[in-house]
RNA sequence: UCGGACGGCUGGACGACCGCUGGCGCGGGAGCGAUCCCGUGCUGGAGGAAAGUCCGGGCUCCACGGGAAUACGGUGCCGGCCAACGGCCGGCGGGGAAGUCCGCGACAGCGAUGCCGCGUUCGACCUCAGGGACAGUGCCACAGAAAACAAACCGCCCGGACGCCGUGAGGCUUCCGGGCAAGGGUGAAACGGUGCGGCAAGAGCGCACCGCGCCCCCGGCGACGGGGGCGGCAGGGCAAACCCCACCGGGAGCAAGGCCGAAUAGGGGUGGCCGGCGGAGCCCGCCUUCGGGCGGGUGGAUGCAGGGGCGUUCCCGCCCCGCCGCCCGGGUUGGCCGCGCGAAGCCGGCGGUAACGCCGGCUCCAGAGGAAUGGUCGUCCCCUGCCUUGCGGCAGGGACAGAACCCGGCUUACAGGCCGUUCGACACC
Numbered sequence: 001u002c003g004g005a006c007g008g009c010u011g012g013a014c015g016a017c018c019g020c021u022g023g024c025g026c027g028g029g030a031g032c033g034a035u036c037c038c039g040u041g042c043u044g045g046a047g048g049a050a051a052g053u054c055c056g057g058g059c060u061c062c063a064c065g066g067g068a069a070u071a072c073g074g075u076g077c078c079g080g081c082c083a084a085c086g087g088c089c090g091g092c093g094g095g096g097a098a099g100u101c102c103g104c105g106a107c108a109g110c111g112a113u114g115c116c117g118c119g120u121u122c123g124a125c126c127u128c129a130g131g132g133a134c135a136g137u138g139c140c141a142c143a144g145a146a147a148a149c150a151a152a153c154c155g156c157c158c159g160g161a162c163g164c165c166g167u168g169a170g171g172c173u174u175c176c177g178g179g180c181a182a183g184g185g186u187g188a189a190a191c192g193g194u195g196c197g198g199c200a201a202g203a204g205c206g207c208a209c210c211g212c213g214c215c216c217c218c219g220g221c222g223a224c225g226g227g228g229g230c231g232g233c234a235g236g237g238c239a240a241a242c243c244c245c246a247c248c249g250g251g252a253g254c255a256a257g258g259c260c261g262a263a264u265a266g267g268g269g270u271g272g273c274c275g276g277c278g279g280a281g282c283c284c285g286c287c288u289u290c291g292g293g294c295g296g297g298u299g300g301a302u303g304c305a306g307g308g309g310c311g312u313u314c315c316c317g318c319c320c321c322g323c324c325g326c327c328c329g330g331g332u333u334g335g336c337c338g339c340g341c342g343a344a345g346c347c348g349g350c351g352g353u354a355a356c357g358c359c360g361g362c363u364c365c366a367g368a369g370g371a372a373u374g375g376u377c378g379u380c381c382c383c384u385g386c387c388u389u390g391c392g393g394c395a396g397g398g399a400c401a402g403a404a405c406c407c408g409g410c411u412u413a414c415a416g417g418c419c420g421u422u423c424g425a426c427a428c429c
Stems, first nucleotide, its partner, number of pairs: 001425010012380007020045011047400001051411002054409005059253004072249005077091005092130001093128004099122001102119004107114002131244002136242002138238003153184002155180007163172003192210006211233001212231008257337004267328007276304003281298007306321005344363008381398007
C1' cells in the first nucleotide's frame, strides 16, 4: 500500500421566549373526611434499544408437614462467572473459510520457473437444537438391482448347448448353470478410502498409509489430545420421530396487594313506644312425697289468625310483615400508598487471560395515571442538489423510535459520525 475478518463508542451543540409535568419552600382555597386544588420562587424531566414480551429474578397475594415416584414442560460438549438464566467468559470437538506449507501428476519453457488438477499442513474469523443410534420401536421421498437379517440392471470371469465365421489356433450371437462386486449407472446417502500385490475375474484375499474399533501408557480438573500395541472392519443416516439418561421447575400477577374512609340501603347489638289468640324460654311468689306442681309477670323465638306481594280470580302453593333513636363492624362512591437508595451510577486501586469479584471515595439521576418530557425563533454542525473562477449564497433533509412496578439478559429496528483489534500478500528499513 492492497485485500480478508471482527469489535467498541456515539445517537446533533448553544442561547432566548412561551408552555406541560414531578419534588421542595411560601401564600391562598375546596371537602363531613381521607385528602385535594390554585398562585408564586427554586429545582428535576426518555432510550440504546424505553420495542417484542422470549428467558431469568426481585416484590406481592394464594396454596403447601417432609421425602420419593409418576405425568407434563424445559435444559443438554467441558470448566468458570452470576441473585438466577435458555445469559456471559475461557477452552474442546465437528463443518466452513481469504489465503498458505509440503508432495505427486499434466501442460508450457533449453532452463530458472510459471500455470492447472489432486492429496495434504497451518489458518484470523464464521457456524453447530454439540447428551445417547450395540436399550428398544420407527422412518429414509424420487430415482435405483438394492436404503440395511440383504441384493445384482449394465458389466467382468469360468463351464456347457445350438448355430455362424475361420485351413487352424480361435472368435461371435442367443440360451443355460455358476463365480464376482473392481468398473458403469441411480441417489442427499450404496455395507471403509488410495496404491501395490494377488486372482479365471474379483474381493481386507494379502501388504503399506489413512480412517475406524478395542486395550495400555503419557499429558490435562475436565471436554479431550499425543504415542504404542492388537483387530481386517464389525456398528449407513435421522433423537428439530417416539424413546432412554442426567439436571431443573408450586400458581397468579402492580387491574399484584395494602391503608383511610361519606350519604343511602342492608347486617349485628341495645334503649324507648305500640300490638288479636296461643306459646318454648326467662323472672317472681307459694306448695312439695324433692321427681316436680300451682299462680302471676314477661315474652317481635315461634304457631294460628290478620295484612301485603307473585302466579288473571277462587281453592291451593311460595315469599314478606312493627315504628323511632344510639352504638359497632364490613363493603360501595371516593382518596392515598405500593412508586424509585437500587443485584444503582461515576472515578480510582487491587485480584483474575476474561466474564467477574473485592476495597476506597463521590453522586442522587423522570415517576405520570388517558398518561408531562413540547413548540417557535436565532447562531452553528453534518449530508444532498442548484448557482459561483473562488470566497460564498439559496433550497431541502438529519435515522429507529418513545418510560407506565423494577432489575439482569436475549432478539429485533436504526440516518450519520468516531475509534480499535486481528489475519494474509507485496515493497522498504